This is a predicted structure of a 95-nucleotide RNA (THF (Tetrahydrofolate) riboswitch aptamer) from a chicken gut metagenome.
[in-house]
């Protein structure tokens, strides 16, 4: 030094908000440094448990009430993606 990969700031396109996402535990399995084993941690699938912020606006439209649909704004979610910056990041033997 650089590597799975984590944490954070910035943009930018998206989902949800009639509950999926996200995080929790179990199982199995993938992958992960120049090689080899291997551990932590990552994913990824099945299952189980938990569990939420919504509010406003316009036009038409479905139906029995009243609410429902579609689009626009503002929020909210430990929300998915990418770019971009900064930070942290492998045990043993070998090279």
């Nucleotide at each position: 030094a650089g590597u799975a990969a984590c944490c954070g700031a910035c943009a930018g396109c998206g989902c949800g908000u009639c509950a999926a996402g996200u995080g929790c535990c179990a199982u199995u399995g993938a992958a992960c440094g120049g090689g080899a084993c291997g551990u932590u941690g990552u994913c990824a699938a099945u299952g189980g448990a938990c569990g939420a912020a919504a509010g406003g606006g316009a036009a038409a439209g479905g139906c029995a009430a009243g609410u429902c649909u579609u689009c626009c704004c503002u929020g909210c979610g430990g929300u998915g993606c990418c770019g971009c910056c900064g930070g942290u990041g492998c045990g043993u033997c070998c090279g």